[in-house]
RNA sequence: GGAGUCGGCCGGAUGGUCGCGCUUCCGCCCUUCGGGGUGGCAGCGAGGAAAGUCCGGGCUUCGAAGGGCAGGGUGCCAGGUAACGCCUGGGAGGCGCAAGCCUACGGAGAGUGCCACAGAAAAUAUACCGCCCGUUUGCCGUCUCUGGAUGGUGGCGGGUAAGGGUGAAAUGGUGCGGUAAGAGCGCACCGCGCUGCUGGUAACAGCAGUGGCAGGGUAAACCCCACCCGAAGCAAGGCCAAAUAGGGGGGCAGUCGGCUGUUGCCGCAACGUGUGGUCCGCACGGCCCCCGGGUAGGCCGCUAGAGGCAUGCGGUGACGCAUGCCCCAGAUGAAUGACCGUUCUCGACAGAACCCGGCUUACAGGCCGACUCCCUAC
Repeated sequence: GGAGUCGGCCGGAUGGUCGCGCUUCCGCCCUUCGGGGUGGCAGCGAGGAAAGUCCGGGCUUCGAAGGGCAGGGUGCCAGGUAACGCCUGGGAGGCGCAAGCCUACGGAGAGUGCCACAGAAAAUAUACCGCCCGUUUGCCGUCUCUGGAUGGUGGCGGGUAAGGGUGAAAUGGUGCGGUAAGAGCGCACCGCGCUGCUGGUAACAGCAGUGGCAGGGUAAACCCCACCCGAAGCAAGGCCAAAUAGGGGGGCAGUCGGCUGUUGCCGCAACGUGUGGUCCGCACGGCCCCCGGGUAGGCCGCUAGAGGCAUGCGGUGACGCAUGCCCCAGAUGAAUGACCGUUCUCGACAGAACCCGGCUUACAGGCCGACUCCCUAC
């Protein structure tokens, strides 16, 4: 100088004016005395993902909350954590020269299913070509003492799984011996299984012995094994509570007119309620009191929390403990914006809605640290 790996951080800066949401304080107005409206000063006011809503938990209600079945999830080992499918460390396998990265990584010595095409055969095994042995005078040749002998080819019976061929995958691999040809048939090494020892908490690793070798793949197919999981979700849930709505109980009911079946019905007046207040008009209603349910509406839940920062200690680490400091949106038609100035590298993805821990996805550009490989110079 170039190429790369891993981890962490930032996500335009700054000033002014106006505006919006929440809160403390101070005024003014209203009030049913709970509070509401309005003005002022001050403070705070989106994210690293607020997103997808995919996991886990808190919280709330239901179920007396125990067990089983069903269903779902997780799946090498150990640890962290409130918990997790997350994280950390380790093991094994794979990739990379390396830093490092990836893994759905229990069981196919319980059972069932499936394995297209090709191929003999895709799983109780089997044999297309080939190789080898025996047999057969069927045919062709050679020799011959005419009895036969021998070579090739064909038929038949058998052996074999070395070699060829098919396939994603073919019944351990390589080599030597062995054999008619072959074959774990025998042997050595590798692989595999079992046993033991050693190291390790464990996954696992190493070593020694032993068995000629179980007998394809597939469990993000059913299944088996181990462990975990009650359901619904802040529109959870709780409180207050209007009326010309509606339920229950009690009391009272015009010396009016009419009808009458006389604790009734119709009309009218008065009274009441609503229409912002008042007068009129209009509409409706038997009146008064008490009780509970509950709609609209309002309040709580609501943000001080598994919280943040700093320091120290323990731990390889995830993380934990202690001390000190800090308060950091809480809306409900739902605020977080607009304009102007200066400046730079000219600014991406994107917007809270009960809260928190993760994962995943999106993202202009920039900063910091650790490490690896290559080239060059000293």
Molecule: Bacterial RNase P class A
Organism: Sedimenticola sp.